Record summary: This is a predicted structure of a 136-nucleotide RNA (c-di-AMP riboswitch aptamer (ydaO/yuaA leader)) from Aphanothece sacrum FPU1. Its mean pLDDT, the model's own confidence on a scale to 100, is 75. It matches the Rfam family "c-di-AMP riboswitch aptamer (ydaO/yuaA leader)". The family has 106 seed sequences and 7,607 matches in Rfam 15.1.

RNA sequence: AAAUUUCUUUUGUGAGAAUCAAGACUGGAGCGGGGGAACCAAUAGUGGGGCUUAUUUCUAAGGAUUUUACCUUAGAGAAGGACAUCUCUCAGUCCUAGCCCGUCAGCUAACCUCGUCGGCAUUGAGAGGAGACUGA
Numbered sequence: 001a002a003a004u005u006u007c008u009u010u011u012g013u014g015a016g017a018a019u020c021a022a023g024a025c026u027g028g029a030g031c032g033g034g035g036g037a038a039c040c041a042a043u044a045g046u047g048g049g050g051c052u053u054a055u056u057u058c059u060a061a062g063g064a065u066u067u068u069a070c071c072u073u074a075g076a077g078a079a080g081g082a083c084a085u086c087u088c089u090c091a092g093u094c095c096u097a098g099c100c101c102g103u104c105a106g107c108u109a110a111c112c113u114c115g116u117c118g119g120c121a122u123u124g125a126g127a128g129g130a131g132a133c134u135g136a
Stems, first nucleotide, its partner, number of pairs: 004029003008024005030116006040106001047104001048101004055078009079096005086128006
C1' cells in the first nucleotide's frame, strides 16, 4: 500500500485423509477501483477522462510556433503525502514519479465489471487508546 483469508488440489515430512512447509489456480469471503437512472448539476471550442499524495500559481531561460495555447529546465510560493507499526499534536528531514483509456464516461439506486501487485524503510518529544505476557 486495496493488495488479505479460506475451499479445492500437487509435492515434501510423517504410521496416519494428523500437523507443518512450499507451490497451483477455479470458487467463496474481506478490502479496493471503474461503468451505470431519477433528481440535481453542467454547457461545446485549443479534445476529454481514469488510477495514484503526485496538483497548482508566479518568475527566468530555451524549444515548437504567424500569434496565443503548448513542452523542457531552474528557482520562489500555496496545497498534498511519507518518516515503527493504533490515533493525535509539536519539532525536524524528505517526496510531489509513473501508467492507462482512445474521441468516450458529471452525480448516480438497482445492476454490470475489474484488481487483490510490487517495492522499501526504521528522526526525536509529548498525550491518549487498545491488546498481550507474567504474578496473585